[in-house]
RNA sequence: UCCGGGAUGGUGUAAUGGUAACACGGAUGCCUCUGGAGCAUUAAUUCUAGGUUCGAGUCCUAGUCCCGGAA
Numbered sequence: 001u002c003c004g005g006g007a008u009g010g011u012g013u014a015a016u017g018g019u020a021a022c023a024c025g026g027a028u029g030c031c032u033c034u035g036g037a038g039c040a041u042u043a044a045u046u047c048u049a050g051g052u053u054c055g056a057g058u059c060c061u062a063g064u065c066c067c068g069g070a071a
Stems, first nucleotide, its partner, number of pairs: 001070007010024004018054001026042005047063005
């Protein structure tokens, strides 16, 4: 330099163009002699900038970073 893949709550991951979800973790409450167990409720997320579309995590373009390959 070129090619391919990836970036989603605090962490690990899902998500046919149509309400962004699950687990762990956090907070609050219940339960309990105690709670680090159990139960209930709750907060928090799409790398950045544009484009297409009625509608974008998803499609297109450019950029940043990470991984792999080629030279």
Molecule: transfer RNA
Organism: Elusimicrobiaceae bacterium